[in-house]
RNA sequence: GCGCCCAUAGCUCAACUGGAUAGAGCGGUGGCCUCCGGAGCCGCAGGUUAGGGGUCCGAAUCCCCUUGGGCGCG
Numbered sequence: 001g002c003g004c005c006c007a008u009a010g011c012u013c014a015a016c017u018g019g020a021u022a023g024a025g026c027g028g029u030g031g032c033c034u035c036c037g038g039a040g041c042c043g044c045a046g047g048u049u050a051g052g053g054g055u056c057c058g059a060a061u062c063c064c065c066u067u068g069g070g071c072g073c074g
Base pairs, nucleotide, nucleotide: 001073002072003071004070005069006068007067010026011025012024013023019057028044029043030042031041032040050066051065052064053063054062
């Protein structure tokens, strides 16, 4: 330098190949329970879906550019 893959909550990951209010587990936090704690149970908060632009009635999902990471080739 060229090609391919990846980037979604603090962490690990989903989201049926464009259609809903973007969810789960762990973690955080409030409550129940308990003598206290843990476990368990019920809630709550937490997201500019890496950044910018485009297509579309509609984009996490498709296209382009940029940034960061991984792999391969030279």